[in-house]
RNA sequence: ACGAGCCUUUGGAGAGAUCUGUAAAGACGCCGAAGGGGUAACGCUCUCAGGCAAAAGGACAAAGGAGAGA
Numbered sequence: 001a002c003g004a005g006c007c008u009u010u011g012g013a014g015a016g017a018u019c020u021g022u023a024a025a026g027a028c029g030c031c032g033a034a035g036g037g038g039u040a041a042c043g044c045u046c047u048c049a050g051g052c053a054a055a056a057g058g059a060c061a062a063a064g065g066a067g068a069g070a
Base pairs, nucleotide, nucleotide: 002069006065007064008063009062010061011060016028018027019026020025029052030051031050035048036046037045038044
């Protein structure tokens, strides 16, 4: 000098504050950016899981930090 993955900070989308019901629960519609499946691969696709005010979560990006290994 390189460096997988990790930590911190910042940014970070989509889609019903749907309907019935005292509640438990049920019905219909929809989203794609945790995870999971398909695909040679993908930002494409499925929607099992998850989600559809705010909050939370959030792929990914930027900056910083320690650092296995080589």